[in-house]
RNA sequence: CUCUUAUGCAGAGAGGUGGAGGGACUGGCCCUGUGAAGCCCGGCAACCUUUCAAUUUUCGAUUGAAAAGGUGCUAAAUCCUGCAAAGCUUCAGUGCUUUGAAAAAUAAGAG
Repeated sequence: CUCUUAUGCAGAGAGGUGGAGGGACUGGCCCUGUGAAGCCCGGCAACCUUUCAAUUUUCGAUUGAAAAGGUGCUAAAUCCUGCAAAGCUUCAGUGCUUUGAAAAAUAAGAG
């Protein structure tokens, strides 16, 4: 980097450092010097490993708990949106709602 599977309206600091940017991309809309990104510490969660308990068709599987190890996350629903369908609506793909894709993100596995 590519492929497969799973997940996403929950949760998480008025700390230190740092100094201007950030929210993937499009169009929006936002956050930011009452200090952005990054880094450190803290925290959250529980995908993988691990430990414990229960159940089970006893290799093993499922459920629950812990949170030690490996990641991850820590403004806004994956901030909204981008393609398609349905319903309602409009002078008008004008606007709204729902569903499904796509894309991106994270985890685990494979190449």